[in-house]
RNA sequence: CGUAAACACAGCCACAGCCGUCGUGAGGCGGUGUCGGAAAGCCACGGGUCUCUACAGGAGAGAUAGCCGGGUUGCCUGC
Numbered sequence: 001c002g003u004a005a006a007c008a009c010a011g012c013c014a015c016a017g018c019c020g021u022c023g024u025g026a027g028g029c030g031g032u033g034u035c036g037g038a039a040a041g042c043c044a045c046g047g048g049u050c051u052c053u054a055c056a057g058g059a060g061a062g063a064u065a066g067c068c069g070g071g072u073u074g075c076c077u078g079c
Stems, first nucleotide, its partner, number of pairs: 002079003012037002017032006035066001041072003045069003048064006
């Protein structure tokens, strides 16, 4: 430097629930918690799902990265 994702080491993140808070809402943030995760780090580009507005048809805005795909960066170890 490349590659693989098994073991081990050092660790990391944090589902649901509960409390507080922001939001019309989906949901976000903080604390607690610990289902699970080799990127459960980051990105809303494509699809899906969800929310709001509108609705004859059509559409717009937002959320979800722990729904799938994709892009990008990275730890340890083996080769």
Predicted 3D model of a 79-nucleotide RNA (c-di-GMP-I riboswitch aptamer) from Candidatus Electrothrix gigas. Rfam family: c-di-GMP-I riboswitch aptamer. Rfam links the family to the GO term cyclic-di-GMP binding. It was read from a public genome assembly, where an Rfam model found it.